[in-house]
Context: one part of a larger RNA
């Protein structure tokens, strides 16, 4: 000077940031990734409708049937659970940071070309019967699609020397004037989606060089090891992986081997060079009970998917099953030591949805901690007889004291009550206009009106009340260092950072008075400079 500290004593407010550095120790219970009905069959729940039928108070109540409508359980599809969020065990280089590169892929978004055309066969939901304590599961049957299959057509693309061969697609909603209709639509417009191929934007994957700790009491290491050929494998170069063929590679410029370690941006100190660090916030990486695997998908070898070992926990009817907080909170352990089982999605941001909306423990915000940091107060004037007390005395006096009382006065900030209803909100619905249409269908863009939405929140800020009232401590005082006396002790009791103090006149021990620093803090203690 400094800290994510902690400990003694002390403790008045406001802001604002931090807050398991130890046990990547095991974890009760909530919640942390859902969504869409405008991809489908349907309708378990609620609510309206319409039809029956009963009651009687004659306009309602109950029964019954009906997906018809608003919704909407489970269920197929679809998009998002690879983001965000936690951690720092691993990892001396498969990592990181810096600048390079070529042999690549990319879902959603932009743009541009072109296309979407006839057809099938299942299957869950459901429903019948089993099977099992339960997780769950079996056989037979019915049904739907943006769900699957192929058929036609096709730039590209792949194969092939060529001729040729293989190669995609899926609808929905909303309006509607004419014409068709099996009254479901067809048909036409719009919106949106689907399908192929270019280019673009973002992400993503590989290589390359150079930097990025210690130990030589670690000198040699290496056989897929180094290269080349042929073949495989990937989105993609390449011993990536094989096969045979040569023997080659690293290395005191410190390999290999061990012990520590996530990396930067930064931070902290320092005039700087350099030292030390790597909490918060912010890029990248690794990892999700340990280990090992692939599956789906643009993207994972997947933190709250799957599948195997393994440990631990829990259930069991002993046959067999569940789980994974290093999301948030919370309880145990461990620690010198770290918060609440808390309130909204109102704002920003993510998913899904045309869209109202729905989710979001991201995020806003509250609460607790003097943990750091910045602000602020505890009162002002005026007041000498220089009271009283205490303590000191050379007995005069000096100090405490430019204190207190005493009188005058003011009211930050806490309290108490009111008042404004301010900012945090933008957009949504509805008229309307442009635009576009066959069309005031609907989309997109501008204007304007109304309604209504607030976690924080008993909010800032304003006003009024009351009356100095509620608000000061901690360490020091021998030098080093700012601050001295007087009494107890008597190498005892103690002090101590270093130099030391103390053995009858201690400024160094412990009181007391007095001083001195810094202040809601102040000392230790620990750690870097």
């Nucleotide at each position: 000077a400094u800290u994510g500290a902690a400990c003694g004593c002390u403790g008045g407010c406001c802001g604002u940031a931090g807050g398991c550095u130890u046990a990547a120790c095991a974890c009760a219970u909530g919640c942390a990734a859902g969504u869409c009905g405008a991809a489908c069959g349907g309708u378990a729940a609620c609510a309206g409708g319409a039809g029956a039928a009963a009651g009687c108070u004659u306009g309602c109540u109950u029964u019954c049937u009906u997906g018809c409508u608003g919704a909407c359980g489970a269920g197929u599809g679809g998009c998002g659970g690879a983001c965000g969020g936690g951690u720092g065990a691993g990892u001396a280089a498969u990592g990181c940071u810096u600048g390079g590169g070529a042999a690549u892929c990319u879902g959603g978004c932009u743009u541009a070309u072109g296309g979407a055309g006839g057809g099938g066969g299942a299957u869950a939901a459901c429903g019948a019967c089993g099977g099992g304590a339960a997780a769950c599961u079996g056989u037979c049957g019915c049904u739907a699609a943006u769900a699957c299959c192929a058929c036609g057509u096709a730039u590209a693309g792949u194969c092939g020397a060529g001729a040729g061969a293989c190669g995609a697609a899926a609808g929905u909603g909303c309006g509607g004037g004419a014409c068709c209709u099996u009254c479901g639509g067809g048909c036409c417009g719009c919106a949106u989606g689907c399908c192929a191929u270019g280019a673009g934007a973002u992400g993503a994957g590989c290589c390359c060089a150079a930097g990025u700790g210690g130990g030589a009491u670690u000198a040699g290491g290496u056989a897929g090891u180094u290269g080349g050929u042929g073949g495989g494998g990937u989105a993609a170069a390449g011993g990536c992986c094989u096969a045979c063929c040569a023997a080659g590679c690293c290395g005191a410029c410190g390999a290999u081997c061990u012990c520590u370690a996530g990396c930067u941006g930064g931070u902290c100190u320092g005039a700087g060079a350099g030292g030390a660090u790597g909490a918060c916030c912010a890029g990248c990486c690794a990892c999700a009970c340990c280990g090992g695997g692939a599956c789906u998908g643009a993207g994972a070898c997947a933190c709250g998917g799957c599948c195997c070992g393994g440990g631990c926990u829990c259930c069991u009817a002993c046959g067999g099953g569940a789980g994974g907080c290093a999301g948030c909170a919370c309880g145990g352990g461990g620690g010198a030591a770290u918060a609440u089982u808390g309130c909204c999605c109102a704002a920003u941001g993510g998913g899904g949805a045309c869209a109202a909306c729905c989710c979001u423990g991201a995020c806003g915000c509250a609460g607790c901690c003097a943990u750091g940091c910045c602000g602020u107060g505890a009162g002002a004037a005026u007041g000498a007889a220089g009271a009283a007390g205490g303590g000191c005395u050379u007995c005069g006096g000096g100090u405490u004291g430019a204190a207190a009382a005493g009188u005058u006065u003011c009211u930050u900030c806490a309290g108490c009550g009111a008042c404004u209803a301010g900012g945090g909100a933008g957009g949504u619905u509805g008229u309307u206009g442009u635009g576009g249409u066959a069309a005031u269908a609907g989309a997109a863009c501008g204007a304007c009106c109304c309604a209504g939405u607030g976690g924080c929140g008993u909010u800032a800020a304003u006003c009024a009340c009351a009356g100095a009232a509620g608000a000061g401590g901690c360490a020091c005082c021998g030098g080093c260092u700012a601050a001295c006396u007087u009494c107890g002790u008597g190498c005892c009791a103690g002090c101590a950072g270093c130099c030391u103090c103390c053995g009858u006149a201690a400024a160094a021990c412990g009181a007391g008075a007095g001083g001195u620093g810094c202040g809601a803090g102040c000392g230790u203690u620990a750690a870097u400079u």
The part of an RNA shown here (small-subunit ribosomal RNA, 5' domain) has 529 nucleotides and comes from an uncultured bacterium. The coordinates come from a structure-prediction model, not an experiment, and the mean pLDDT is 83.